[in-house]
Molecule: Fluoride riboswitch aptamer (crcB RNA motif)
Organism: Acidobacteriota bacterium
RNA sequence: ACUAAUCGCGGCGAUGGAGUCCGCCUGAAACCGCCUCUCAGAGGAUGAUGACUCCUACGACACA
Numbered sequence: 001a002c003u004a005a006u007c008g009c010g011g012c013g014a015u016g017g018a019g020u021c022c023g024c025c026u027g028a029a030a031c032c033g034c035c036u037c038u039c040a041g042a043g044g045a046u047g048a049u050g051a052c053u054c055c056u057a058c059g060a061c062a063c064a
Base pairs, nucleotide, nucleotide: 010025011024012023013022016055017054018053019052020051021050034044035043036042037041
């Protein structure tokens, strides 16, 4: 490096991916954010994290 055999593998935490940790749920459940108004529609604010770290996307400022 390749091949074969055996065993194991759940989901979710308001926008993407990975690692670690935490919490929740389990054959339907956990989960599917917030504020205001003339309210079944219209308008507004924060954040890519549940938390930490990294990557990606987006935004702002400065420098080359």